Overview: A computed fold for an 80-nucleotide RNA from a Deltaproteobacteria bacterium, annotated as c-di-GMP-I riboswitch aptamer. Of the family's consensus pairs, 100% are formed in the model. Its Rfam family is "c-di-GMP-I riboswitch aptamer". Its family is annotated with cyclic-di-GMP binding in the Gene Ontology. The sequence was found by an Rfam model in a public genome assembly. Lineage of the source: Bacteria > Pseudomonadati > Myxococcota > Myxococcia. The coordinates come from a structure-prediction model, not an experiment, and the mean pLDDT is 84.
RNA sequence: UCACCGAAAAGGCAACCCGCGGGUAACCGCGGGGCGCAAAGCUACCUGUCCACCGGUUGAUGGAUCGAGGGGCCGUCGAA
Numbered sequence: 001u002c003a004c005c006g007a008a009a010a011g012g013c014a015a016c017c018c019g020c021g022g023g024u025a026a027c028c029g030c031g032g033g034g035c036g037c038a039a040a041g042c043u044a045c046c047u048g049u050c051c052a053c054c055g056g057u058u059g060a061u062g063g064a065u066c067g068a069g070g071g072g073c074c075g076u077c078g079a080a
Base pairs, nucleotide, nucleotide: 005078006077012037013036016033017032018031019030020029021028022027035067041073042072043071045070046069047068048065049064050063051062052061054059
């Protein structure tokens, strides 16, 4: 120094709940608290799940979710 790995410290993120707002919905944005997270950073590319609508009912189309798994890109710190 790199990889695996994950103690400490610093900084970061924020499930869920509440308030306000947006969306037919899944769900999203902001504020407060804070379950957890080393990729809980980015990306809907593959799979899964969810919603809307249609249907000829093991499906099509559109949408949501990256805090479900995989892939791609990028990345903080340094004890054992």